[in-house]
A computed fold for a 519-nucleotide part of an RNA from an uncultured bacterium, annotated as small-subunit ribosomal RNA, 5' domain.
Context: one part of a larger RNA
RNA sequence: GACGAACGCUGGCGGCGGGCUUAACACAUGCAAGUCGAACGAGAAUCCCGAGCUUGCUUGGGAGGAAAGUGGCGCACGGGUGAGUAACGCGUAGGCAAUCUGCCCCCAACUGAGGAAUAACCCAUCGAAAGGUGGGCUAAUACCACAUAACGACGGACGACCGCAUGGUCGACCGUCCAAAGUUCAGGCGGUUGGGGAUGAGCCUGCGUUGGAUUAGCUAGUUGGCGGGGUAACGGCCCACCAAGGCGACGAUCCAUAGCGGGUCUGAGAGGAUGAUCCGCCACACUGGCACUGAGACACGGGCCAGACUCCUACGGGAGGCAGCAGUGAGGAAUAUUGCGCAAUGGAGGAAACUCUGACGCAGCCACGCCGCGUGCAGGAAGACACCCCUCAGGGGCGUAAACUGCUUUUGUACGGGAAGAACACCCUGUUCUGCAGGGUCUGACGGUACCGUACGAAUAAGGACCGGCUAACUCCGUGCCAGCAGCCGCGGUAAUACGGAGGGUCCAAGCGUUGUCC
Numbered sequence: 001g002a003c004g005a006a007c008g009c010u011g012g013c014g015g016c017g018g019g020c021u022u023a024a025c026a027c028a029u030g031c032a033a034g035u036c037g038a039a040c041g042a043g044a045a046u047c048c049c050g051a052g053c054u055u056g057c058u059u060g061g062g063a064g065g066a067a068a069g070u071g072g073c074g075c076a077c078g079g080g081u082g083a084g085u086a087a088c089g090c091g092u093a094g095g096c097a098a099u100c101u102g103c104c105c106c107c108a109a110c111u112g113a114g115g116a117a118u119a120a121c122c123c124a125u126c127g128a129a130a131g132g133u134g135g136g137c138u139a140a141u142a143c144c145a146c147a148u149a150a151c152g153a154c155g156g157a158c159g160a161c162c163g164c165a166u167g168g169u170c171g172a173c174c175g176u177c178c179a180a181a182g183u184u185c186a187g188g189c190g191g192u193u194g195g196g197g198a199u200g201a202g203c204c205u206g207c208g209u210u211g212g213a214u215u216a217g218c219u220a221g222u223u224g225g226c227g228g229g230g231u232a233a234c235g236g237c238c239c240a241c242c243a244a245g246g247c248g249a250c251g252a253u254c255c256a257u258a259g260c261g262g263g264u265c266u267g268a269g270a271g272g273a274u275g276a277u278c279c280g281c282c283a284c285a286c287u288g289g290c291a292c293u294g295a296g297a298c299a300c301g302g303g304c305c306a307g308a309c310u311c312c313u314a315c316g317g318g319a320g321g322c323a324g325c326a327g328u329g330a331g332g333a334a335u336a337u338u339g340c341g342c343a344a345u346g347g348a349g350g351a352a353a354c355u356c357u358g359a360c361g362c363a364g365c366c367a368c369g370c371c372g373c374g375u376g377c378a379g380g381a382a383g384a385c386a387c388c389c390c391u392c393a394g395g396g397g398c399g400u401a402a403a404c405u406g407c408u409u410u411u412g413u414a415c416g417g418g419a420a421g422a423a424c425a426c427c428c429u430g431u432u433c434u435g436c437a438g439g440g441u442c443u444g445a446c447g448g449u450a451c452c453g454u455a456c457g458a459a460u461a462a463g464g465a466c467c468g469g470c471u472a473a474c475u476c477c478g479u480g481c482c483a484g485c486a487g488c489c490g491c492g493g494u495a496a497u498a499c500g501g502a503g504g505g506u507c508c509a510a511g512c513g514u515u516g517u518c519c
Base pairs, nucleotide, nucleotide: 001518002517003516005515006514007513008512009511012373013372014371015370016369017368018366019365020331025329026328027327029326030325031324034073035072036071039070040069046063047062048061049060050059051058052057053056080284081283082282089209090208091207092206093205094204095203096202099201100200104197105196106195107194108193109192110191111190112146114144115143121136122135123134124133125132126131152177153176154175155174156173158171159170160169161168162167182189183188210256211255212254217247218246219245222244223243224242225241227239228238229237259281260280261279262278263274264273265272266271286307287306288305289304290303309320310319311318312317337363339362340361341360345359346357347356348355349354376407377406378405379404388397389396390395412456413455414454415453416452417451421446426440427439428438429437430436463508464507465506466505467504468489469488470487474503475502476501477500478499484491485490
């Protein structure tokens, strides 16, 4: 000097930031991921019309659209945590002739014609529940098969070119194979195949990346080959066979510790220390394992199995996972509200209106930090016989300090006014969908906040540590090696500037000290 600090004493205001460093301990409760009726069938409440009659019920038609269901997209983002990991995990520089990429953009071609089911629903039935089972009906952008089929995929053949090489690129030709979905009145929005782009991701490599040798040898899918499997893809990734290799004092293996970086703190720098907040990457989601779906996961708020724990039970069996936001207990020196809002920004779905969003925007709590402001300003005595302290008893100090006079009004109190953040979107017009331009209408959690004005009135606002030397600031009293102080040197045994109190002083100041840690 610094801090995600804590502790002691003290504490007026504002702005901006920060706030479980410990138990990756356990969690009550609420919320944190949905959305689309312009993909689809069905359809409750309610209302209207008609009929019947036991005048409030039945039934037919219409409007209406709730809850649920099929289907699509999203749920792999966003948010949390740092357990594990010494590793191609991260950083940096390259490579993939070994790769994939939903939504988005551009280009080309196509979008023909059929079928069989199934949930919802109804009936029956099992169960305490969670949840099932059987039968029957039905739709689709769900499912299946057909047609069409190349610049596409696979195979063949010929040729050209490139590469150190495994090999790769290109081209006419032949064979085989593969697609689609509709919706809206319509413009339009979609669907399928192929090519390109953009974005995202996967894989490989050089170099760098803590300590221990009181860890010296390690290794059997181990190292390589051939063939195969698997993957989007290379690979011992996996498997069969063959060979006997591979790594290591340039530190293998083992043990301990640790997420890495941009950065942050310190320092003249070199360096040392560190990795909170913010950004990038990685890993994890009660513990361990596994796959499914999907463009993408081996998936925090999905699934299955096992385990520990908690809960429900009719004892047969079930349910759960806050390292999301709040909040609770526990641990701890120690770390906040079970708040408001989707108005903005961003995200998901939707043609849109819009819905959802504890991301986010705000507010609350805490001097935790930084910065700013205030607690008044001017005058006022050779200076109150004030209190208090000292004194050589004359006086000195507190001290312009107070009183008193005048002034100002930040903060404060009261009242009044009162934002920006809001333009997108939507509608209209130019011109027609898009796009662009112009116009119009709506929308603010924060919040009647910031800010402005008026009124009042010094009114509401100072402490903490220290005063032997280092180190800025000295006297008196008490105590008597006691009680105590102390960062180091050291103080205290009868005059202690070092202990305790007082007066005075010094340094900082809404803080001041102490402790801890780093340089």
The prediction has a mean pLDDT of 85.